Predicted 3D model of an 83-nucleotide RNA (c-di-GMP-I riboswitch aptamer) from a soil metagenome. Model confidence (mean pLDDT): 88 of 100.
């Protein structure tokens, strides 16, 4: 550079799960050589429970034990080949 393919963003639908972030299923393709897996490290998102404060059953703050692998790093498995 090809060949065979793979995944699937936003958005839409769901009498699904969840407090939410988010996940799951279907549709859909923005893109991706790991956009396969993994929450180990950094970062980011949410804040139910808990705690504190204010106020009348409402608000604010702190804070993951919740989450994001399509934020970066690490670990690990991996198709093709002018290699």
């Nucleotide at each position: 550079a090809a060949a065979g393919g793979g995944c699937a963003a936003a958005c839409c639908c769901g009498a699904c799960c969840g407090a939410a972030a988010g996940g799951c299923g279907g549709g859909g393709a923005c893109g991706c050589a790991a956009a396969g897996u993994u929450a180990c490290c950094g970062g980011c998102c949410u804040a139910a429970a808990g705690a504190g404060c204010c106020c009348u059953g409402g608000g604010c703050u702190c804070a993951a034990u919740g989450g994001c692998a399509g934020c970066g790093g690490g670990a690990u498995c991996g198709c093709c080949g002018a290699a």